[in-house]
The RNA shown here (Bacterial large signal recognition particle RNA) has 268 nucleotides and comes from an Actinomycetota bacterium. Rfam family: Bacterial large signal recognition particle RNA. Rfam classes the family as a non-coding RNA gene. About the family: The signal recognition particle (SRP) is a universally conserved ribonucleoprotein involved in the co-translational targeting of proteins to membranes. A source record names the gene ffs. Of the family's consensus pairs, 92% are formed in the model. RNAcentral records the identical sequence in 2 taxa. The RNAcentral record of the sequence draws on ENA and MGnify. Model confidence (mean pLDDT): 77 of 100.
RNA sequence: CCGUGCUAGGCGGGGAGCUAGCGGUGCCCUGUACCCGAGAUCCGCUUCAUGCGGGGCUGAAUCCCCGCCCGAGGCCCUCGAGGUCCGAGGCCGCCCGCGGUGCGGGGCGUCGAAGGUCGGGUCCCACGCGACGUUGGGCCGCGAACCGGGUCAGGGCGGGAACGCAGCAGCCCUAAGCGGUUCCCGGCGGGUGCCGUGGGUUCGCCUGGCUGGAGCCUGCCGCGCCCGGUAGCGCUCGAGUCUCGUGCGGUCGAAGGCGGGUGCACGG
Numbered sequence: 001c002c003g004u005g006c007u008a009g010g011c012g013g014g015g016a017g018c019u020a021g022c023g024g025u026g027c028c029c030u031g032u033a034c035c036c037g038a039g040a041u042c043c044g045c046u047u048c049a050u051g052c053g054g055g056g057c058u059g060a061a062u063c064c065c066c067g068c069c070c071g072a073g074g075c076c077c078u079c080g081a082g083g084u085c086c087g088a089g090g091c092c093g094c095c096c097g098c099g100g101u102g103c104g105g106g107g108c109g110u111c112g113a114a115g116g117u118c119g120g121g122u123c124c125c126a127c128g129c130g131a132c133g134u135u136g137g138g139c140c141g142c143g144a145a146c147c148g149g150g151u152c153a154g155g156g157c158g159g160g161a162a163c164g165c166a167g168c169a170g171c172c173c174u175a176a177g178c179g180g181u182u183c184c185c186g187g188c189g190g191g192u193g194c195c196g197u198g199g200g201u202u203c204g205c206c207u208g209g210c211u212g213g214a215g216c217c218u219g220c221c222g223c224g225c226c227c228g229g230u231a232g233c234g235c236u237c238g239a240g241u242c243u244c245g246u247g248c249g250g251u252c253g254a255a256g257g258c259g260g261g262u263g264c265a266c267g268g
Base pairs, nucleotide, nucleotide: 001268002267003266004265005264006263009058010057011056012030013029014028015027020046021045022044023043024042034055035054036053037052064261065260066259067258068257069256073252074251075250076249077247079245080244081243082242083241084240086238087237088236089235092234093233094232095229096228097227099226100225101224102223103222104221105220106217107216108215115211116210117209118208119207120206121205122204123200124199125198126197127196128195129193130192132189133188134187135186136185137184138183139180140179141178142177148173149172150171151170156165157164158163
């Protein structure tokens, strides 16, 4: 060096997450890489942990092991932008003031503004009057089989008779009581009144007379400024979370590239 048969090893790896920690299932990256079985409030383990159970293939180098380079991708950090959500603030904008003030428009005003003055009303109290309601009286009507009255036909009773007595029905009247009341009188009542008189209150509002002689109105509109309010929105500040970006930032790092390393037996 060649051949045959074997063995260690290999037949994927990585990131985040989970976990006390490690590996796996699941997610993501890489990209092709034996098969079967179980595995998330899970499976197998314990720092020599880098899966477990069963089967198969390959096998000393393209393939296994180590180092370096490059580097998909993940994670962390810095800074920034945007979304969302929460808290705080009240310098500012929107908003609110039955706050103030000014300007413009509009309206009223010499057919008389503001102001002044006198009066009335609105409000309260008392009285009167009226209406209404209720109640009593007047008035009207009804109202007693017998036990109310009058008159009492007929009939009855007494009497020789004249006559006398009681008295049903009918008619008339009335008591208690019942009803009516357009009308008359009285009592009482109040969410009663375009009423009257007197008193109070007259701040405000409405209104009339007189005076006055030119203003008045923001309980008509718009705008500006000042003052106050509020925290719904914008705004400012802060915290969380999500997305995107940022960086000679940190960390892990697949695939790929380069370099190095690693057997045993027999025969030639």